[in-house]
Molecule: c-di-GMP-I-GGC riboswitch aptamer
RNA sequence: GACGAUAAAGGCAAACCACUUGAAAGAGUGGGGCGCAAAGUCACAGGCCUAAAAUCCGCCAAGCUUUAUGGCGGAAAAUGGCAGCUGGAUUGCCGAAG
Numbered sequence: 001g002a003c004g005a006u007a008a009a010g011g012c013a014a015a016c017c018a019c020u021u022g023a024a025a026g027a028g029u030g031g032g033g034c035g036c037a038a039a040g041u042c043a044c045a046g047g048c049c050u051a052a053a054a055u056c057c058g059c060c061a062a063g064c065u066u067u068a069u070g071g072c073g074g075a076a077a078a079u080g081g082c083a084g085c086u087g088g089a090u091u092g093c094c095g096a097a098g
Stems, first nucleotide, its partner, number of pairs: 003095002011036002016031006034084001040090003044087003047082003052079001055075007
């Protein structure tokens, strides 16, 4: 040190459950413990999840000169997320073997 032990001191906490929060994905707190040597931190690249707003399309409603409006459905869509998907950046505890 770019390595990681049936070591020591400690740490984190998946599914699931409760409550809170959010449109959702998800997040927070408590319980729980599958796992984790960065499962600490950062959405920078890729990836994945969601789809509120704006946009477009269809149907319907009332109204109507027209524009526009409202409801429902659909398309596409991050300004939303995931760091426990991979890479990257950055900080850090311990110290056997090799």